Predicted 3D model of a 73-nucleotide RNA (transfer RNA) from Microbulbifer litoralis. Rfam family: tRNA. Gene Ontology term of the family: triplet codon-amino acid adaptor activity.
RNA sequence: GUCCCCGUCGGUUAACAGGAUAAACCACGGACCUCCUAAGUCCGGACUGCAGGUUCGAGUCCUGCCGGGGACG
Numbered sequence: 001g002u003c004c005c006c007g008u009c010g011g012u013u014a015a016c017a018g019g020a021u022a023a024a025c026c027a028c029g030g031a032c033c034u035c036c037u038a039a040g041u042c043c044g045g046a047c048u049g050c051a052g053g054u055u056c057g058a059g060u061c062c063u064g065c066c067g068g069g070g071a072c073g
Stems, first nucleotide, its partner, number of pairs: 001072007010026004019056001028044005049065005
């Protein structure tokens, strides 16, 4: 340099041919319970790498960039 794959809450992973309010577990915060803690129960906050494009509608499709991994030279 060329090509391929990946990028979603703090972590790990979903979201089926593009369709409503992006979901689950763990972690975190609060409440209840308890003499206190742990466990348990209930509640809550936080996410689509960035910028454009297509579309009535984009996490999903297209382009460029950024980051990670790989193949070739």